Predicted 3D model of a 128-nucleotide RNA (FMN riboswitch aptamer (RFN element)) from Herbihabitans rhizosphaerae.
[in-house]
RNA sequence: AAGUGCGCUCCGGGGUCGGUGAAAUUCCGAACCGGCGGUGAAAGCCCGCGACCCGUCUGCCACGGCAGGCGGUUGAACCGGUGGAACUCCGGUGCCGACGGUGACAGUCCGGAUGGGAGGACGCGUAC
Numbered sequence: 001a002a003g004u005g006c007g008c009u010c011c012g013g014g015g016u017c018g019g020u021g022a023a024a025u026u027c028c029g030a031a032c033c034g035g036c037g038g039u040g041a042a043a044g045c046c047c048g049c050g051a052c053c054c055g056u057c058u059g060c061c062a063c064g065g066c067a068g069g070c071g072g073u074u075g076a077a078c079c080g081g082u083g084g085a086a087c088u089c090c091g092g093u094g095c096c097g098a099c100g101g102u103g104a105c106a107g108u109c110c111g112g113a114u115g116g117g118a119g120g121a122c123g124c125g126u127a128c
Stems, first nucleotide, its partner, number of pairs: 003126005009120002016030004031108002033097002035049004044095002053072008077093005099111003
């Protein structure tokens, strides 16, 4: 300096309680949770990625569908302090959370999911 091939392995959390009610883990009050890479200092809410969802194309097919390529959509943060530097730390006050199901409306229950995956570690080789 550290590209690249292959192998192997790892890779998502919330234990709820009380109230109202015929009925709510879905409403109300309190509580609890936060994938991956980057970012002059550490991030759910700064930039990007993944998954879910939609479209299209290709292949396979047991005709039920499955896999992959490309494209699209995809939520939310401010103030103060410290400092050379922080929307990332400290203090304060907030906000967000796919789809389907479910005697009552779901980030937390059930389900697709013993799935998928951005990526991480290690090993062997190769290039410089």
Its mean pLDDT, the model's own confidence on a scale to 100, is 82. It was read from a public genome assembly, where an Rfam model found it.